[in-house]
Molecule: transfer RNA
Organism: uncultured Ruminococcus sp.
RNA sequence: GCGCCAAUAGCUCAGCAGGAUAGAGCGUGCGCCUCCUAAGCGUAAGGUCGGGGGUUCGAAUCCCUUUUGGCGCG
Numbered sequence: 001g002c003g004c005c006a007a008u009a010g011c012u013c014a015g016c017a018g019g020a021u022a023g024a025g026c027g028u029g030c031g032c033c034u035c036c037u038a039a040g041c042g043u044a045a046g047g048u049c050g051g052g053g054g055u056u057c058g059a060a061u062c063c064c065u066u067u068u069g070g071c072g073c074g
Stems, first nucleotide, its partner, number of pairs: 001073007010026004019057001028044005050066005
């Protein structure tokens, strides 16, 4: 230098042949239970989907560009 992959909640990830309220587990807050704690149960908060631009009625998803990390080739 070239190619490929990954980036989504505090953490680990799903969703990626476009369809709209963006999800799960763990964690956190509150409540129930318990003499108390843990466990268990219920509930809530938490995300401009790495950044920027484009296509579209509509983008996490498609296109371009860019950042970071990983792998391969030269």